RNAcentral holds the sequence, with entries from ENA. A computed fold for a 367-nucleotide RNA from a Spirochaetia bacterium, annotated as Bacterial RNase P class A. The model forms 94% of the base pairs in the Rfam consensus. Its mean pLDDT, the model's own confidence on a scale to 100, is 77. The gene name in the source record is rnpB. Lineage of the source: Bacteria > Pseudomonadati > Spirochaetota > Spirochaetia.

RNA sequence: AGGGCAGGUCGGGCCACCGCCUCGGCUGGGGCCGAGGAGGAAAGUCCGGGCUCCGCAGAGCAUGGUGCCGGGUAAUCCCCGGGGUUCGGGAAACCGGAUACAGACAGCGCCACAGAAAACAUACCACCUGGAGCACCCGCUUCUGGCGGGUGCCGAGGGCAAGGGUGAAAAGGCGGGGUAAGAGCCCACCGCCCGGAGGGCAACCUUCGGGGCACGGCAAGCCUCACCAGGAGCAAAGUCAAGCAGCGGAUGGGCCCGGCUCGGGCCGCAGCAUCCGCGGGUAGACUGCACGAUCCGGGGACGUGAGUCCUCGGACCAGAUAGAUGGUGGCCCUCGACAGAACCCGGCUUACAGGCCUGCCCUCUUU
Repeated sequence: AGGGCAGGUCGGGCCACCGCCUCGGCUGGGGCCGAGGAGGAAAGUCCGGGCUCCGCAGAGCAUGGUGCCGGGUAAUCCCCGGGGUUCGGGAAACCGGAUACAGACAGCGCCACAGAAAACAUACCACCUGGAGCACCCGCUUCUGGCGGGUGCCGAGGGCAAGGGUGAAAAGGCGGGGUAAGAGCCCACCGCCCGGAGGGCAACCUUCGGGGCACGGCAAGCCUCACCAGGAGCAAAGUCAAGCAGCGGAUGGGCCCGGCUCGGGCCGCAGCAUCCGCGGGUAGACUGCACGAUCCGGGGACGUGAGUCCUCGGACCAGAUAGAUGGUGGCCCUCGACAGAACCCGGCUUACAGGCCUGCCCUCUUU
């Protein structure tokens, strides 16, 4: 210098003009001025919580979820630490990655194809034995025969499960002894089961003794065990409240007879009109709703760590409800990705041009 991996961080800049939304100020109003205006994922809605309303004596069932252990947290399927298993590197010590990692003598179910056999085992090949038979050899003999022994072939039957073969998986592994051949049949080591001791909060680890082994796999099929979970969600929910309708109360009208009173006439009418009030509540307005489990930096205490506590300083200025955050022009640069709030927050997952920083590794160059 280049490349790769991991982590963190930024996510074009400046200016002008015209617009949009929110807030504040001025203004009689129209309007003017000022301030602010998406993200690291605002996304998927996969988990968890806050908040709101409804429900709820207690306990249990059902349903759903979680599933090695311990811790962190408001909480989690998140994070941290540890253990087991497994993979890779290494001679080893060890390092790194992955991990749905409770229970398969509680019970049910399943295990395709192949294979003898897939779970109360079984026997294709091979191995061993082997009645009768056949062939050959040897010995004896009373000699066309008989008897005895041996070897080989075939092989009814029997033994065996070590080997071959099948399969994802084959009834502990491996070595030795043993045997007709074999076999936990016997023995050592490993594995498994049971029990004890020690260490660890625990998962688990180490070790000792006993048992020849009785117990194949699948719980990501049902199931069992332990723990957790009441339901719906901001179109939650709350406050104020036109108009119309409902209920209650009060009042009784208009015109004419030339001004007033009485009186009269005509029209209208009580199931009406006007006014007031009431409750529920629609439209609408407001709250919820933007300062909070908040973020950044420094210091201290505790902890391996996630993180918790204390203290100091600073930052936090979108809040719509048909839904704003845009457009045009100019200059510059490395020519700009994925993508946009809708109650809020903590996680996870997914998408992402390019730049910068840190750590590790590889290659090249120089010294």